[in-house]
RNA sequence: UGGCUAGAACAGACAGUCGCCGCGUAUCGCGUCAGGCAUACGGGGAGGAAAGUCCGGGCUGCACAGAGCGAAAUGCCAGCUAACGGCUGGGCGUGGCAACACGACGGAAAGUGGAACAGAAAGCAAAACCGCCGAUGGUUUUUUCAAACACAGGUAAGGGUGAAAAGGUGCGGUAAGAGCGCACCGCGUUGUUGGCAACAACACACGGCAGGCUAAACCCCAUUUGCAGCAAGACCAAACAGAACGCGCAGACGCUGCUCGCCGAGCGUUCGGGUAGGUUGCUUGAACUUGUUGGCAACGGCAAGUCUAGAGGAAUGACUGUCCAACGACAGAACCCGGCUUAUCGUUUUAACCAUGUG
Numbered sequence: 001u002g003g004c005u006a007g008a009a010c011a012g013a014c015a016g017u018c019g020c021c022g023c024g025u026a027u028c029g030c031g032u033c034a035g036g037c038a039u040a041c042g043g044g045g046a047g048g049a050a051a052g053u054c055c056g057g058g059c060u061g062c063a064c065a066g067a068g069c070g071a072a073a074u075g076c077c078a079g080c081u082a083a084c085g086g087c088u089g090g091g092c093g094u095g096g097c098a099a100c101a102c103g104a105c106g107g108a109a110a111g112u113g114g115a116a117c118a119g120a121a122a123g124c125a126a127a128a129c130c131g132c133c134g135a136u137g138g139u140u141u142u143u144u145c146a147a148a149c150a151c152a153g154g155u156a157a158g159g160g161u162g163a164a165a166a167g168g169u170g171c172g173g174u175a176a177g178a179g180c181g182c183a184c185c186g187c188g189u190u191g192u193u194g195g196c197a198a199c200a201a202c203a204c205a206c207g208g209c210a211g212g213c214u215a216a217a218c219c220c221c222a223u224u225u226g227c228a229g230c231a232a233g234a235c236c237a238a239a240c241a242g243a244a245c246g247c248g249c250a251g252a253c254g255c256u257g258c259u260c261g262c263c264g265a266g267c268g269u270u271c272g273g274g275u276a277g278g279u280u281g282c283u284u285g286a287a288c289u290u291g292u293u294g295g296c297a298a299c300g301g302c303a304a305g306u307c308u309a310g311a312g313g314a315a316u317g318a319c320u321g322u323c324c325a326a327c328g329a330c331a332g333a334a335c336c337c338g339g340c341u342u343a344u345c346g347u348u349u350u351a352a353c354c355a356u357g358u359g
Base pairs, nucleotide, nucleotide: 001355002354003353005351006350007349008348009347010346012323013322014321015320016319017318018317020045021044023042024041025040026039027038029037030036047330051341052340054339055338056337057336058335059229060228061227062226071225072224073223074222075221076090077089078088079087080086091105092103093102094101095100106220107219111218112217113214114213129159130158131155132154133153136152137151138149139148140147141146167185168184169183170182171181172180186209187207188206189205190203191202192201193200194199233280234279235278236277242271243270244269245268246267247266254262255261287306288305289304290303291302292301293300294299324328
């Protein structure tokens, strides 16, 4: 200098004007007296994904002795966490020169099934299409040696088919071959060592080598999961209808504060449920910032400080000016958190790897 890998931060800035939604304070303001309305001032007002609603938890209601069936999810090991199907570290496998990336990564010797097409054969003590052999047995030729065969048969070395054909290479061996024998490699078993473990290394040890593939096929094993969701739920509570008690045609109630008068069948009190409506749940939280500390890390401990949207037709906007990396992407909270996934113009930055050049 070029390329590549893994992260992190930001997501236009500043000023002015006019608005919108909460909060606080003030008012010789209004008021149906409810901190209700109005006005003024002060202060706050979207995101890294607020999204998808795919997991997990808090919270809330219902259900729940215990056990079983079913269903779903997960599936190497250790740790983190409120919890997880998430994250961190490690192991193994695959890819990459490497940094690094990806992996539902338990069981195929319980059972059932599947493998199109091609191929002789797709799986048990199996299979002979081409090829090789024909030692042995048979037949023919031949005096013999020997030779031949649409023969019996042997052969899984070689060819061909296929995604896949029953360890690999070499030497020996044989009629030809074959773990048939041997050496090395691989595999399995056992042992030792290292590691919490997954697992790894080693062995002059043992076994010629075992029943191949498929479980995001059924299935088996292990672990986990009760159901619904803030339109959850809680509180206050008109009207209409209801219940109980009391009063009432010997005139209640009402006009009407009292007396008279008029009217003429209901009225009053209490109660339960709870509609309209209102309040709450609602934002102080597994919170954030800074410092320090334990840990490789995820994450945790301690100290100090901060309060940081809360609506209910639902606010967070518009205009002007200046600047920039220059017309600024993806996109808008609705009970709250932790993750995952998806979308995203760009800018800055940290660490690691590879190649080349110069000193």
This is a predicted structure of a 359-nucleotide RNA (Bacterial RNase P class A) from Neisseria sp. Its Rfam family is "Bacterial RNase P class A". Rfam classes the family as a ribozyme. The coordinates come from a structure-prediction model, not an experiment, and the mean pLDDT is 76. The gene name in the source record is rnpB.